Record summary
Predicted 3D model of a 101-nucleotide RNA (c-di-GMP-I riboswitch aptamer) from Thermincola ferriacetica.
RNA sequence: UCCAGAUAAAGGCAAACUCAUCGAAAGGUGGGGACGCAAAGCCACAGGCCUUCGUAGUGGUUAGUGGUUACUACUCACUAAAAGGCGGCUGGGUUACCAGG
Numbered sequence: 001u002c003c004a005g006a007u008a009a010a011g012g013c014a015a016a017c018u019c020a021u022c023g024a025a026a027g028g029u030g031g032g033g034a035c036g037c038a039a040a041g042c043c044a045c046a047g048g049c050c051u052u053c054g055u056a057g058u059g060g061u062u063a064g065u066g067g068u069u070a071c072u073a074c075u076c077a078c079u080a081a082a083a084g085g086c087g088g089c090u091g092g093g094u095u096a097c098c099a100g101g
């Protein structure tokens, strides 16, 4: 330097759940807790997945204007979409402990 995780040691991380907190949500952070993990260290670059406050579209309610089915506003439902997220979904990039070849 490369391969690679059978065994051992030293240590590391921490799912569900739970408490606090931030967020519209997905989810994040911190404490407790361990299902698991050899990169379950780091980076949203590619794919994938999740969310929808606001936005757009459609439909409805109510109100106003208008005067005939139109316009505006309120509000509700559905749909769409990431610029919001997920690295413990896969690939890629990058760094690294121990034993072995």
Base pairs, nucleotide, nucleotide: 002101003100005098012037013036017032018031019030020029021028022027035088041094042093043092045091046090047089048086049085050084055080056079057078058077059076060075062073063072064071065070

Of the family's consensus pairs, 95% are formed in the model. The coordinates come from a structure-prediction model, not an experiment, and the mean pLDDT is 83.